[in-house]
């Protein structure tokens, strides 16, 4: 959520079922009885009898099976049906119904009596039929009536249906490897419709199984369905074929057919009725109910059609069936309108505010009526009648756009984007992943995309997945070659010829049900759907051919393989013996204080004589040199010498065998070290252990000791990075250089050439993901075996096998992760390597860290102590200067369109300012007075401006986010690097260039080179200092001349200094040396300067989410009578403490006093301020001169002389007191300076740490910015002026090359294990319990079978008695259900 058509609809509890219906029919088989009657007859009921209830319908529990599929087979049956032949004669005895009596609650009976038949029985006949010992024997019927049929019996054949047997196919597990006693076969018998161990007796000992028996789990099978290019995979709803089942288990009866869904008997569970004695029941039929479940429909109509049962028929029955109902469950079709319509309406959303979009969409106007609705008509389906559907489909008419649209999605995959909200929250999510304040990913909205009566989600199957690889994969390093050999089964197999025709191949025949799929047609208006024909069904069987290949058979061949003979090589294996060196121990001698051991030591040994040394002896183990990418062996492995036994390979020759070969599941054998058992042996070494060291610890590394073990014999174990991480065998495919064993020709012979076998290095083709491999393949092929299928769990658990044990072998799952992994690349890193640099170390000089003070920071405090900066690269930093101001902070008092900008309206004024007074802390408010009278002008209060008021937009914010940003800056680092184009190499990331050899301060230059060039950096170009020249000389200078007040003061001059313009000069240019004939380097000459001359400016690609939203700019967010604005006061100046940076010192290289010199850079009119004067001084006064090379601000260290004499001082100056000065509105909090007085700490500073390589450090003063005032800070300037550098091992930082890497947020990385707690999954666990299956025994219902049958007994025989036969009963074996398996010992 509108309509219609066609389909489909309990996948779960084969769970339990109320109620109704689903199988009856026949009077033309029979008797009885009832009703009606027009007396002709018609109809009903229960029963006997016949046929049918074995079909139709349901379900899928069981079944891994001849169950199913397919193709065959022979020893069978078949009611009704068809065809042929024959028959239908004569008798008899009962039992229901019914009647009487009677039991029971009921269900249901009992006794006696009567009766019919197409019910039952006997006899006859029997063409044919059956049995047979071939003599013989056996065996049938039914009648009814309307007189024409329907029946009945026997037999033969057919048709249909069914039973049985066989080949092939048909799930998983080997952690199921052995199974089997009627088992396998035979003989005989029984049994069956029929073959058969189907059953029984006897005999034999077989049968099945690695081509998977048995066991376990799961499952109805098929046509088909679904997916896929196919091969294959998954599946078995509807429809169709087969099977099985009918509450569970067992059993038979009847019958043509059943061991029977709506029949019977028994047992069991369950439910119901009951009068408690006893009975009844079986929806897996159609509906329906409960239950289960995510989930699946009406207790409908009709026998009209199709079909079934019965019947002669009429007909009856039929939940089969045909219809209807319910469900968007699926498929198909249709509709929800059409045309026009721009002021591109309103509204919504977005916006850069212009507009855009929704959108011709709507409205409006116009047209149409499919579907639905209303009215009318009205089928086909029905051969003559009969229509549930159904007044349905269809048709005609009518009204009116009228009744009819949703769902999902919009980060990528994947079609579709914006705003708001949210802020790692809420949430999303198929995978990757979104969300931590600008989310196209969450939620909402607008817009868009997709599909559409549907749309999404979930689940399932196939695909993609070549990700189980038959088609179509792999195994050196990604998962994967068995540790190695031998060999069984199996697989595969040389050359030529013959034959067979199994595989193979061609044709034909049979079969492969229908439906479905596919093709061509046809019918519903189309389609879905239905329907006709064809094709197909890739298969199986039979048959006729073919014979290349494979195979079988038989006969040959020699190349594969083997073998004879002749050689040489070898740590190949076993056994026995022998040898020397070394070690340790023992004895003796010499000899004395140490030895030993280590990074350094100690434990240890030694005056009881060690170590050392000499001689002698003992023991065990191992075999130096040779020795070698040398040799041998299958691998493990094998090393002194000799003897002996023995295996294999290689070379050469050949006249032998004749495919005997290769591989190899299982099996068997061998198999390092360690370990185990028994017995020996034991020198050295040495797990465990002990001690000493090291260390935070040191259960280690080092040292001293030391036991198993190592050795031998015998027996186990059976594993290793058992590796070439490379299975074995065969063939083919360029070479070169070594080495080892053997052979051969020739020659120019310490050799060359050549051949076979082995072992190495490099390398072409080819292969490979790459690295690499490359005739010893990882190349090209063939044969066979083993093995792999994401990581962890785990080579673990359980089970089995092996083992004395340790353990080995075989080998999972739950759970969990989204990766684990290989090779290579670029970086980064390394207590990796190589080369190189830097005040990096070293060598030096001076500091810091200790003291006092200054200043910044942390912390603390506070109303506030505003904020930022945080290792280097924050901390005398922002601040080039906080008393107010600054100022952002705090307290209080005030303002609200605002201190400032733009726009509107109204009023006023058309200006700006000075000086007062009053209130108040001030802002502010009130008021007086004085001066001046805005700009433009078209001369119009016209325009602008100003003040006040009103209201709205807005202003304002040093509020937040530097992790939203711009800009600027710091840092690595003035380190020498960072890149690009083209080419080349590589699958690619990327490499090359940029690496290499030299050289440089330098990726500086040279040479080489698959590179050639180029860019940003380096250098240079720029500024400055150093030399010279030139131009210009005022305010600068004065050599010479003159004057002089003696001052370059004046005349004069521009030579010099200097100033500031222009030039010159330095380039390894020259010389010889070195280097490679290069670049360059070292030395020299000349030169003011020499190899970059000194200094500055200049900072590559980038790094640190470095710093700054408080310089400025700016997105977003936040505040709006306040987080904005004004003011007064306070604070930023606090003070137990900690740190950084400095100043001053601790003194004699000094302090003090006196005296005498010498600079440079700068600054100056709200200024610098001279001389002179005053004051002890700060300073005051004064005002010359100067808008400056003119005037002013201006030296100290130093020199000389004197004093102090090593002390808390004549050092040091903090602190404090008093008195002053200056600036300023104002020095209380809180300025600087001066004088007098005071006179603290401090005697050179622990661990640690900083700067500096020359005009540098150190030291001395000077100037400037900021600034009213305030400098130990900062930025500049000059004066005096050192020491040291052997060198690059080490520390720090950096550059290049190389190497390793499990790092890439990149070592401040990554990452391992224990422990604590909680939870999840699994194993073990004293045990306990359920289920399935099996074995033994007990019990033994119903039942058929066998026996018996003394009880009972109509048909036949018999005159009778009785008999034959039958029944009950009893017995036996079989058998369902049910029951028992206790107790003890031992092993695990």
């Nucleotide at each position: 959520g509108g309509c219609g058509g066609c389909a489909u609809g309990c996948c779960u509890a084969a769970c339990a079922c109320a109620u109704g219906c689903a199988a009856g029919u026949c009077g033309a088989a029979c008797g009885c009885u009832c009703u009606c009657u027009u007396c002709g007859g018609a109809g009903g009921g229960a029963g006997u009898g016949g046929c049918a209830g074995a079909c139709g319908g349901g379900u899928g529990a069981g079944u891994a099976a001849c169950g199913c599929g397919u193709g065959g087979g022979a020893a069978c049956c078949u009611g009704c049906c068809c065809a042929a032949g024959g028959g239908u004669a004569c008798g008899g005895a009962a039992c229901a119904a019914c009647g009487u009596c009677u039991g029971g609650a009921a269900a249901c009976g009992g006794a006696c009596g009567c009766u019919a038949a197409u019910a039952c029985c006997g006899u006859a006949u029997g063409u044919g039929c059956c049995u047979u010992a071939c003599g013989a024997g056996g065996g049938a019927a039914a009648g009814a009536u309307u007189u024409a049929u329907c029946g009945c019996c026997c037999c033969u054949g057919g048709a249909u249906g069914g039973g049985c047997c066989c080949g092939c196919g048909u799930u998983a597990g080997a952690u199921u490897a052995g199974c089997u006693a009627g088992u396998u076969g035979g003989u005989g018998a029984g049994g069956u419709a029929a073959c058969g161990g189907c059953u029984c007796a006897c005999c034999a000992a077989g049968g099945c199984g690695a081509c998977g028996a048995u066991c376990u789990a799961u499952a109805g099978c098929u046509g088909g369905u679904u997916u896929g290019a196919g091969a294959g995979g998954a599946u078995g709803a509807u429809c169709a074929g087969c099977c099985a089942c009918a509450c569970u288990g067992g059993g038979a009866c009847u019958g043509a057919g059943a061991c029977a869904c709506g029949g019977c008997c028994c047992a069991g569970a369950c439910u119901c009725c009951u009068a408690c004695g006893g009975g009844a029941g079986g929806c897996a039929g159609c509906a329906g109910u409960g239950g289960g479940g995510a989930a699946u429909a009406u207790u409908g109509g009709a026998c009209a059609a199709u079909g079934g049962g019965c019947g002669c028929a009429a007909g009856c029955c039929u939940g089969a069936u045909c219809c209807a109902g319910c469900a968007a469950u699926g498929c198909c079709g249709c509709g929800u309108g059409u045309g026009u319509g721009a002021u591109g309406a309103a509204g919504g959303c977005c916006u850069u505010a212009g507009g855009g979009u929704u959108g011709u969409a709507a409205a409006g106007c116009u047209c149409u009526u499919u579907c639905a609705c209303c009215c009318g008509u009205g089928a086909a389906g029905a051969u003559g009648a009969u229509g549930a559907c159904g007044g349905u489909a269809g048709c005609g008419g009518g009204a009116g756009a009228a009744g009819a649209a949703g769902c999902c999605c919009c980060g990528g995959c994947u079609a579709a984007c914006u705003c708001c909200g949210u802020g790692c929250c809420a949430g999303c999510a198929g995978c990757c992943g979104c969300g931590g304040u600008a989310a196209u990913a969450c939620g909402g909205a607008g817009g868009g995309g997709g599909c559409g009566a549907g749309c999404g989600u979930u689940g399932u199957u196939c695909g993609g997945a070549a990700u189980u690889a038959c088609u179509g994969g792999g195994c050196g390093u990604a998962a994967a070659g068995g540790g190695c050999g031998u060999g069984u089964a199996g697989g595969c197999g040389g050359c030529g010829g013959a034959u067979c025709a199994a595989g193979u191949u061609a044709g034909g025949c049979g079969u492969g049900a229908a439906a479905g799929c596919c093709c061509c047609g046809g019918g519903c208006u189309c389609a879905a759907c239905c329907u006709g024909g064809g094709a197909a069904c890739u298969g199986c069987g039979c048959u006729u051919g073919a014979u290349a290949c494979u195979g079988g058979u038989g006969a040959c061949c020699u190349u594969g393989a083997g073998a004879c003979c002749g050689g040489g090589a070898g740590a190949g294996g076993g056994u026995g013996g022998c040898g020397g060196a070394a070690u340790u121990c023992c004895c003796a001698g010499u000899g004395u204080a140490g030895a030993g051991g280590u990074g350094a030591a100690a434990u240890u040994c030694g005056u009881a004589g060690a170590u050392a040394u000499u001689g002698g002896g003992a023991a065990g183990a191992a075999c130096a040199c040779c020795g070698g990418u040398g040799g041998c062996g299958a691998a493990g492995g094998c090393g002194g010498c000799c003897a002996u036994c023995u295996g294999g390979a290689c070379c050469g020759u050949u006249a032998c065998u004749g495919a005997c070969g290769c591989u190899g599941a299982g099996g068997c054998g061998c198999g390092a070290a360690a370990g185990c058992g028994u017995g020996g042996g034991g020198a050295g070494c040495a797990a465990a252990c002990a001690g000493g060291a090291u260390u935070a610890g040191a259960u280690a590394c080092c040292c001293u000791g030391g036991u198993a073990g190592u050795c031998c014999a015998c027996g186990c174990c059976g594993u290793a990075a058992a590796c070439g991480a490379u299975g074995u065998g065969u063939g083919c495919u360029a070479g070169c250089c070594g080495u080892u064993g053997g052979g051969a020709c020739g020659c120019u012979u310490a050799g060359c050439c050549u051949u076979c076998g082995g072992u190495g290095g490099c390398g072409c083709a080819g292969c490979u993901a790459a690295a690499g491999c490359g005739u010893u393949a990882a190349g090209c092929a063939c044969a066979c075996c083993g093995c792999c299928u994401g990581g962890g769990g785990a080579g673990u658990a359980c089970g089995g096998c092996c083992g004395c044990a340790a353990g080995g072998u075989u080998a999972a799952a739950a759970c969990u992760c989204a990766a684990a992994g290989g090779a290579a690349u670029u970086g980064a890193c390394g207590g990796g390597g190589g080369c190189c640099c830097g005040c990096a170390c070293a060598a030096g000089c001076g500091g810091u860290g200790g003291a006092g003070c200054a200043u910044g920071u942390g912390g603390u405090u506070u109303a506030a102590u505003u904020c930022g900066a945080a290792g280097c690269a924050a901390c005398g930093c922002g601040c080039a200067g906080a008393a107010c101001c600054u100022u952002a902070c705090c307290a209080g008092c005030c303002c609200u369109u605002g201190a400032c900008a733009u726009g509107g309206g109204a009023a006023g004024u058309u200006u700006g300012g000075g000086c007062g007074c009053c209130g108040g802390a001030g802002a502010c408010g009130g008021u007086g007075u004085c001066c001046u009278u805005c700009a433009g002008u078209u001369c119009g209060g016209c325009u602008g401006g100003c003040u006040u008021c009103c209201g709205c937009a807005c202003a304002g914010g040093u509020g937040c986010u530097g992790c939203a940003u711009g800009g600027c800056u710091g840092u690595c680092g003035u380190c020498a690097g960072c890149u690009c184009g083209u080419g080349u190499c590589g699958u690619g990331a990327g490499a090359u260039g940029u690496u290499g050899g030299g050289u440089u301060a330098a990726g500086u230059c040279c040479c080489g080179c698959a590179a050639c060039g180029a860019g940003c950096g380096c250098a240079a170009c720029c500024c400055u200092c150093a030399u010279c020249c030139u131009u210009a000389g005022u305010u600068g200078c004065c050599a010479g001349c003159g004057g002089u007040u003696c001052g370059g003061c004046c005349g004069g001059g521009c030579a010099c200094u200097c100033u500031a313009g222009g030039g010159a000069a330095a380039c390894u240019g020259c010389c010889g040396g070195u280097g490679a004939c290069a670049a360059g380097c070292a030395g020299g000459a000349g030169g003011a300067a020499g190899g970059c001359g000194g200094g500055g400016a200049u900072g590559a690609c980038g790094u640190c989410a470095a710093g700054u939203c408080c310089u400025c700019a700016u997105g977003g967010c936040c505040c709006u009578u306040a987080u904005g604005g004004g003011c007064u006061g306070g604070g930023c100046u606090a003070c137990a403490c900690a740190c950084g940076u400095g100043c001053u010192a601790c003194a004699a290289u000094g302090g003090c006093a006196g005296u005498g010199a010498c600079a440079a850079u700068g600054g100056g009119u709200a200024g610098c301020g001279a001389a002179g004067g005053g004051g002890c001084c700060a300073c005051c006064u004064g005002g010359a001169g100067c808008c400056a090379a003119u005037c002013c601000c201006c030296a100290a260290a130093c020199g000389c002389c004197g004093u102090c004499u090593c002390a808390g001082u004549u050092c040091g100056g903090a602190u404090u007191g008093c008195a002053c000065u200056c600036u300023g509105c104002a020095a209380c909090u809180c300025g600087a300076g001066u004088g007098c007085a005071u006179g603290a700490a401090g005697u050179u500073g622990g661990a640690a740490u900083c700067g500096c390589u020359a005009g540098u450090a150190a030291u001395c003063g000077u100037g400037g910015a900021u600034c009213a005032g305030c400098a130990u800070g900062c930025c500049a300037c000059g004066g005096u002026g050192a020491a040291u550098a052997c060198g690059u091992u080490c520390c720090c930082g950096g550059g290049c090359c190389u190497u390793g890497u499990a790092c890439a947020c990149a070592c401040c990385g990554c990452c391992c294990g224990u422990c604590a707690c909680a939870c999840c999954a699994u194993g073990g666990g004293a045990g306990u319990u359920g289920g399935c299956u099996u074995u033994a025994c007990c019990c033994g219902a119903a039942g058929a079978c066998g026996g018996u049958g003394c009880g009972c007994u109509a048909a036949c025989c018999g005159c009778a008695a009785g008999g034959a036969g039958g029944c009950a009963g009893c017995c036996g074996g079989c058998c369902a259900c049910g029951g028992u398996a206790a107790g003890g010992g031992u092993g695990c």